[in-house]
RNA sequence: GCGACCCUAGCGGGAGAGACCGAAGAUUAGAGCGUGUCGGCGCCGAAGGAGCAACCUACUCGGGAAUCUCUCAGGCAAACGGACCGUUAGGUGAGG
Numbered sequence: 001g002c003g004a005c006c007c008u009a010g011c012g013g014g015a016g017a018g019a020c021c022g023a024a025g026a027u028u029a030g031a032g033c034g035u036g037u038c039g040g041c042g043c044c045g046a047a048g049g050a051g052c053a054a055c056c057u058a059c060u061c062g063g064g065a066a067u068c069u070c071u072c073a074g075g076c077a078a079a080c081g082g083a084c085c086g087u088u089a090g091g092u093g094a095g096g
Stems, first nucleotide, its partner, number of pairs: 002095001006091008018041001020040004042076003048072001049070003055063002
């Protein structure tokens, strides 16, 4: 001097599903829209969370993955968010 895996940060990309229905209130000259409140049904999966196979085990217990499953949470115009991918910078340093 090189440097895997991993971590942090910046930048770029990043899907799906009702701009749903109803009621009251507020605002307003009056109404509508919007925001918030209450009630209702339908849907999505890629924040987070939960569950499990093979296999391992001291064999009952336990361990055991996800983009799979569930939909608690979150979301269903845009915005925000967003698993994951790429890239840049920094950190660690297996290995050589």